A computed fold for a 503-nucleotide part of an RNA from an uncultured bacterium, annotated as small-subunit ribosomal RNA, 5' domain.
Context: one part of a larger RNA
RNA sequence: GACGAACGCUGGCGGCGUGCUUAACACAUGCAAGUCGAACGGGAAGUUAGCAAUAACUUCUAGUGGCGAACGGGUGAGUAACGCGUAGACAACCUGCCUUUUAGAUGGGGACAACACUGCGAAAGUGGUGCUAAUACCGAAUGAAAGUAGAAUAGGCGCAUGCUUAUACUACCAAAGAUAGCAAUAUCGCUGAAAGAUGGGUCUGCGUCUGAUUAGCUAGUUGGAGAGGUAAUGGCUCACCAAGGCGACGAUCAGUAGCCGGUCUGAGAGGAUGAACGGCCACAUUGGGACUGAGACACGGCCCAAACUCCUACGGGAGGCAGCAGUGGGGAAUCUUCCGCAAUGGACGAAAGUCUGACGGAGCAACGCCGCGUGAGUGAAGAAGGUUUUCGGAUCGUAAAGCUCUUUUGUCAGGGAAGAAACAAAUGACGGUACCUGACGAAUAAGCCACGGCUAACUACGUGCCAGCAGCCGCGGUAAUACGUAGGUGGCGAGCGUUGUCC
Numbered sequence: 001g002a003c004g005a006a007c008g009c010u011g012g013c014g015g016c017g018u019g020c021u022u023a024a025c026a027c028a029u030g031c032a033a034g035u036c037g038a039a040c041g042g043g044a045a046g047u048u049a050g051c052a053a054u055a056a057c058u059u060c061u062a063g064u065g066g067c068g069a070a071c072g073g074g075u076g077a078g079u080a081a082c083g084c085g086u087a088g089a090c091a092a093c094c095u096g097c098c099u100u101u102u103a104g105a106u107g108g109g110g111a112c113a114a115c116a117c118u119g120c121g122a123a124a125g126u127g128g129u130g131c132u133a134a135u136a137c138c139g140a141a142u143g144a145a146a147g148u149a150g151a152a153u154a155g156g157c158g159c160a161u162g163c164u165u166a167u168a169c170u171a172c173c174a175a176a177g178a179u180a181g182c183a184a185u186a187u188c189g190c191u192g193a194a195a196g197a198u199g200g201g202u203c204u205g206c207g208u209c210u211g212a213u214u215a216g217c218u219a220g221u222u223g224g225a226g227a228g229g230u231a232a233u234g235g236c237u238c239a240c241c242a243a244g245g246c247g248a249c250g251a252u253c254a255g256u257a258g259c260c261g262g263u264c265u266g267a268g269a270g271g272a273u274g275a276a277c278g279g280c281c282a283c284a285u286u287g288g289g290a291c292u293g294a295g296a297c298a299c300g301g302c303c304c305a306a307a308c309u310c311c312u313a314c315g316g317g318a319g320g321c322a323g324c325a326g327u328g329g330g331g332a333a334u335c336u337u338c339c340g341c342a343a344u345g346g347a348c349g350a351a352a353g354u355c356u357g358a359c360g361g362a363g364c365a366a367c368g369c370c371g372c373g374u375g376a377g378u379g380a381a382g383a384a385g386g387u388u389u390u391c392g393g394a395u396c397g398u399a400a401a402g403c404u405c406u407u408u409u410g411u412c413a414g415g416g417a418a419g420a421a422a423c424a425a426a427u428g429a430c431g432g433u434a435c436c437u438g439a440c441g442a443a444u445a446a447g448c449c450a451c452g453g454c455u456a457a458c459u460a461c462g463u464g465c466c467a468g469c470a471g472c473c474g475c476g477g478u479a480a481u482a483c484g485u486a487g488g489u490g491g492c493g494a495g496c497g498u499u500g501u502c503c
Stems, first nucleotide, its partner, number of pairs: 001502003005499005012372006018365002020330001025328003029325003034067003039064002042061008074283003083208008093200002098196007106140001108138002115130006147172004152167006177188004209255003216246003221243004226238003258280004262273004285306005308319004336362001338361003344358001345356004375405004385396004410440006419430001447492005452473003458487005468475002
């Protein structure tokens, strides 16, 4: 000098930040991921027409279906690793939504939910029979180009495996409709292909803590021709063959640790560190596994095992805050079970809109930084009072009182935003907040530490090696500037000191 600090004493305001560093301990309660009726068949309610049957329309929606749920948010347990940083490579790869270009969308079929009937179960839930729609599912047709496989010709190139152009042949492979409209058509969708963009995957060089009181380690281990698997290379996996591979340039083992941009310090070189904000990685009670999907081996999905908690009719079930608040526990120590989708951003939707503890705000905390205030001028009878004294005085001290002002702040009253963009209108959580004006009245606002030397600042009394102080040297045994109190003084100031850690 610095801090995500804590503790002691004290405490007026504002702005901007920050706030479980410990138990990746356990969690009551509420919320944090939905949306679409312009994909589909039903159901309910209502309106209109009608005697009625019924028809049309409006609203809502459990189910089928689509997209999203892989983002956003949290944490740092694990990890010494191509995890991260940096520089490259992919002639070894994928990419929903988006953009551009191009070619299409013909004609059929059978089901399953919902629903109805009916069983079982305490519940969670689940079985049977029957009916039904679709942008759900499945054949068929077409299928240029591209792709894959087969066989062929003619070239061009590179960086080793190889890459690529042109021509023609065979085989395989697609689709869905909806809304508006009388229609034409328009919009949103659907299918194939090419390219882009974005996002990812893989590989490599270099860098990345401590210990040798860890010296040898390794059998899928190292390599090979082959097969499987993957989007893709590869012992990634497998059978076979060979016997290799790593290591004092520190392998292996053990300990510790998320990495970086940065942050703190320092003249720098360095040293320490990785809170908040941003990038990457890993994890989601513990361990394992796959499914779906463009994308997960998936925090608020599934299955299995384990520990724990809860319900139970004892047969069986349910759960996962390292999301936002909040509770218990641990701890020196760390906040509200708040408001709003008005803004920004995201999901869905043609849109209106719905959802959004992301986010925008408010609340608590001197936890930090910055700013402001606690009054200004005048005022010597140097008042009273305190302290001290050589009893003359000295000092607190222009300090107070008194007089003259001001009103930052405060209280009350009046006015009152920007943030709102799209423009025809409407739309602000914050918030009647910030800010402006007026009235009132010095009114509402100062402490903490030190005073032997280092180190700015001294006297009196008490105590008597006691009580105590102390960062170091050291003080205290009867005149202690070093202990305790008082007066005075010095320093900083809404803070001041102490402790801890780093430079």
The RNAcentral record of the full RNA draws on ENA.